[in-house]
Context: one part of a larger RNA
Molecule: small-subunit ribosomal RNA, central domain
Organism: uncultured rumen bacterium
RNA sequence: CUGGGCGUAAAGGGCACGCAGGCGGUGCAUCAAGUCAGCUGUAAAAGGAUGCGGCUUAACCGUAUUAUGCAGUUGAGACUGAAGUACUGGAGUGCUGGAGAGGCAAGUGGAAUUCCCAGUGUAGCGGUGAAAUGCGUAGAUAUUGGGAAGAACAUCGGUGGCGAAGGCGACUUGCUGGCCAGUAACUGACGCUGAGGUGCGAAAGCCAGGGUAGCAAACGGGAUUAGAUACCCCGGUAGUCCUGGCCGUAAACGAUGAAUGCUAGGUGUGCGUGCAGAGAUGCAGGUGUGCCGCAGUUAACGCGAUAAGCAUUCCGCCUGGGGAGUACGGUGGCAACACUAAAACUC
Numbered sequence: 001c002u003g004g005g006c007g008u009a010a011a012g013g014g015c016a017c018g019c020a021g022g023c024g025g026u027g028c029a030u031c032a033a034g035u036c037a038g039c040u041g042u043a044a045a046a047g048g049a050u051g052c053g054g055c056u057u058a059a060c061c062g063u064a065u066u067a068u069g070c071a072g073u074u075g076a077g078a079c080u081g082a083a084g085u086a087c088u089g090g091a092g093u094g095c096u097g098g099a100g101a102g103g104c105a106a107g108u109g110g111a112a113u114u115c116c117c118a119g120u121g122u123a124g125c126g127g128u129g130a131a132a133u134g135c136g137u138a139g140a141u142a143u144u145g146g147g148a149a150g151a152a153c154a155u156c157g158g159u160g161g162c163g164a165a166g167g168c169g170a171c172u173u174g175c176u177g178g179c180c181a182g183u184a185a186c187u188g189a190c191g192c193u194g195a196g197g198u199g200c201g202a203a204a205g206c207c208a209g210g211g212u213a214g215c216a217a218a219c220g221g222g223a224u225u226a227g228a229u230a231c232c233c234c235g236g237u238a239g240u241c242c243u244g245g246c247c248g249u250a251a252a253c254g255a256u257g258a259a260u261g262c263u264a265g266g267u268g269u270g271c272g273u274g275c276a277g278a279g280a281u282g283c284a285g286g287u288g289u290g291c292c293g294c295a296g297u298u299a300a301c302g303c304g305a306u307a308a309g310c311a312u313u314c315c316g317c318c319u320g321g322g323g324a325g326u327a328c329g330g331u332g333g334c335a336a337c338a339c340u341a342a343a344a345c346u347c
Base pairs, nucleotide, nucleotide: 003319004318005317006316007301008300012315014200015199016198017197021193022192023191025087026086027085028084030082031081033080034079035076036075037074038073039072040071041070042069048066049065050064051063052062053061054060090190091187092186093185094183095182096181097180098179102176103175104174105173106172107171108170109153113149114148115147116146117145118144119143120142124135125134161168162167205246206245207244208243209242210241214240215239219235220234221233222232257314258313259312260311261310262309265292266291267290268289269288270287271286273284274283275282276281296303297302320347321346322345329340330339331338332337
C1' cells in the first nucleotide's frame, strides 16, 4: 500500500466540446508482449521464516532448508494485447414523417404606464395603522380626443414544451442547432470517459457609445421610535434597456458527474408509431415528464426503471471543528475581484 465514502452528516467540477491517457461488441485464424507451467542460473554474509542442535532455560549462538524478485530456456494458448480477416446488435449516415418559449437577425402589433397638447369640469388629489412630506385655483385628481417615448408581452399557460448548463414566453419572415417516431438502403466498432486545454456561462459589477417610460441601490425629505444610518410614505441618481468589449461568480440545486446493461407493478401528462374497429375507442410498443409503490437500499428521512437498487468503465471531490476558502506566492482581470491554496495557534 491492497481503505471507506460524496441527496440532507466533509465531499459531484456551473455546463459542454475534446488532445493525451484509461476502458471497450461478435466470429475465425496467426503471433506469443502480458499471463500460466516446468527446468536452469542468480539473488554475498548477517537479518526474516521453519526444522534440528549448543550454553540448566531464555536472550544469544550453530546448522540445514526456505520466501516474493531478476535473467535465461522449454512449453501452454483460455483471457488481455499485437497485426489480419469477416460481421451487425454499439455508434453513425441516408430516406419518410413529426412536435417544440432551442439559438440569431429583421420587421410588425395591442393593452398598460408616464409625459405633452386640446376639451369638459372644480377643490381637492395622493398616501397611511394613523399621518405628514408631495401634487393642486398659474386649474390638479377624474373624464374625453389627439400625440410622443421606453420597457414588458395579460388571457392561452399546464409538476406543459425546448435547451448541455446558464436559460428561453406577443406575432410574422429569413438563417440555423438539437430531438422523437418509422424504415432498414449505406458505413462497419468508427465507441464511452476525459487530467490539462478550449468554448459557453443568471444577476450584480466594469469600460466606450447610445437610450431612459416604469421601477429603483445610493441620496434628500416625511413618519415611526428611547434612537431608526431600517421596516411604511413622498421624491430620486446609478442601474435595469440597446451595441461592442470585459468579469466568470450563485442555494450555477435534483444540494444527486457522464456512459452502458440488468431488476414487480399501478396511475396522470407531452410527442410519434403499429394492430383491431364503421366510429367512439381499446390494445401493444417507443421517447420525454410527474405521482404512488414491490424487491432491494438507507443512520434515518427517503430513493425506488428519470434509483439513492444490482454491476462495469472513466473523470471530479472528501478525510474532525475553528484559524480559512484566509495569508504568502503564482496566474487571470481596467478594477471589483476570481482561480490555485497553506501554517502557527486553538478546541